Description:
This is a predicted structure of a 357-nucleotide RNA (Bacterial RNase P class A) from an Acidiferrobacterales bacterium. Its mean pLDDT, the model's own confidence on a scale to 100, is 77.

RNA sequence: AGAGUCAGCCAGACAGUUGCGCCGUUUCGCAUAUACGAAGCGGGGAGGAAAGUCCGGGCUCCACAGGGCAGGGUGCCAGGUAACGCCUGGGCGGCGUGAGCCGACGGAAAGUGCCGCAGAAAAUAUACCGCCAGCGAUCUUCUGAUCGCGGGUAAGGGUGAAAUGGUGCGGUAAGAGCGCACCGCGCGACUGGUAACAGUGGUGGCAGGGUAAACCCCACCUGGAGCAAGACCAAAUAGGGAUCCAUCAGGCGUGGCCCGCGCUGGAUCCGGGUAGGUUGCUUGAGGCGUUUGGCGACAAACGUCCCAGAUGAAUAACUGUUCUCGACAGAACCCGGCUUAUCGGCUGACUCUCACU
Numbered sequence: 001a002g003a004g005u006c007a008g009c010c011a012g013a014c015a016g017u018u019g020c021g022c023c024g025u026u027u028c029g030c031a032u033a034u035a036c037g038a039a040g041c042g043g044g045g046a047g048g049a050a051a052g053u054c055c056g057g058g059c060u061c062c063a064c065a066g067g068g069c070a071g072g073g074u075g076c077c078a079g080g081u082a083a084c085g086c087c088u089g090g091g092c093g094g095c096g097u098g099a100g101c102c103g104a105c106g107g108a109a110a111g112u113g114c115c116g117c118a119g120a121a122a123a124u125a126u127a128c129c130g131c132c133a134g135c136g137a138u139c140u141u142c143u144g145a146u147c148g149c150g151g152g153u154a155a156g157g158g159u160g161a162a163a164u165g166g167u168g169c170g171g172u173a174a175g176a177g178c179g180c181a182c183c184g185c186g187c188g189a190c191u192g193g194u195a196a197c198a199g200u201g202g203u204g205g206c207a208g209g210g211u212a213a214a215c216c217c218c219a220c221c222u223g224g225a226g227c228a229a230g231a232c233c234a235a236a237u238a239g240g241g242a243u244c245c246a247u248c249a250g251g252c253g254u255g256g257c258c259c260g261c262g263c264u265g266g267a268u269c270c271g272g273g274u275a276g277g278u279u280g281c282u283u284g285a286g287g288c289g290u291u292u293g294g295c296g297a298c299a300a301a302c303g304u305c306c307c308a309g310a311u312g313a314a315u316a317a318c319u320g321u322u323c324u325c326g327a328c329a330g331a332a333c334c335c336g337g338c339u340u341a342u343c344g345g346c347u348g349a350c351u352c353u354c355a356c357u
Stems, first nucleotide, its partner, number of pairs: 001353010012322007020045001022043008047328001051339002054337005059226004066259004071222005076090005091105001092103004106217002111215002113211003128157002130153003134149006165183006184206001185204003189200004230279004240270006250264004286305008
């Protein structure tokens, strides 16, 4: 100097004029006051993802609400957290020169299924080309060549993603764990570690592989519906009509089934009225700072701050200056995550390459 990896911060800025919404306060209007309206003053007013609705909860209701099955979810170990499918650290595996990144990471010796085509053969394993030896026939100078029959073989070649452990040496008629050494695999012991695991010996020639993001087995977790939940007030209408089932049994009760519990009529269709207001609604598993503990996620203590609550949906319009010239993009009960989209700037640590000293 260049190229990267990981983490954090900002999200055009400043000034003026006019305007919108919430909260607090003062004054005025209304006979009083609540409520409502107006004016003045003061304070705050979209995001790092507000997005997707993919997870987990808080909260509300069913509801006084328990147990089980099916179903669903997760899947290495240890921690963090209100909890999680999230985060942190570690192990193993894969990618990268590396800093780092990714993992749908329990079990194939419980069982079932699948591995197309090619290939002799992909499980009840086998012999296409080959290799060896025996017998017979033909040719032939030695002796070799060719063909056929009956045996042995799976080391060599071919096919394939994968061929029945791999490499090497010995041995054999030719070969083969046939034997040996190392590796692999099974069983078992010891050491380190909380553990997942790692390492070191011993022993056995040794059950052919893969696939569970196939069914399945195992371990753990798991009610449902959702702020359009729910509560209150006001107003209006038709406390309407029809059909079916049932009356000591049946039926109903927030996914399905069973038991338990509670209630006592239940189901379907047609028709009519209202859909207005208030609340829920923002002080929180809250933010920030310091100290302590911890590798870390994080926890505790102390101090400090209040930081949107709209409801056809508030933060906009104009002007001037400036600059790094602005992308993705707007809360609707709230919070913790994950995933996706994304212009530009700043900061820190680390890795690699080149040059100089």

The sequence was found by an Rfam model in a public genome assembly. It matches the Rfam family "Bacterial RNase P class A". It is annotated as a ribozyme.